[in-house]
RNA sequence: GCCGUAAUAGUAUAAUGGUAUUACGAAUCCAUGGUAAGGAUUUAAUCAGUGUUCAAUUCACUGUUACGGCA
Numbered sequence: 001g002c003c004g005u006a007a008u009a010g011u012a013u014a015a016u017g018g019u020a021u022u023a024c025g026a027a028u029c030c031a032u033g034g035u036a037a038g039g040a041u042u043u044a045a046u047c048a049g050u051g052u053u054c055a056a057u058u059c060a061c062u063g064u065u066a067c068g069g070c071a
Base pairs, nucleotide, nucleotide: 001070002069003068004067005066006065007064010024011023012022018054025043026042027041028040029039030038047063048062049061050060051059
């Protein structure tokens, strides 16, 4: 220098165009004589920009970062 893959709550992940899932975590409550375990509710996310579309995590382009391959 060229090519490919990935980027989603604090962490790890799912979602092939229709208001983003689950687990851990955090908060409140229940429960116990008390603690741990347990139960209920809540909390919090699509790397940045532009475009296509009625509608974009998803499709296109550019950039950034990480990883891998070739030279």

Transfer RNA from an uncultured Bacilli bacterium, 71 nucleotides, folded computationally. Rfam family: tRNA.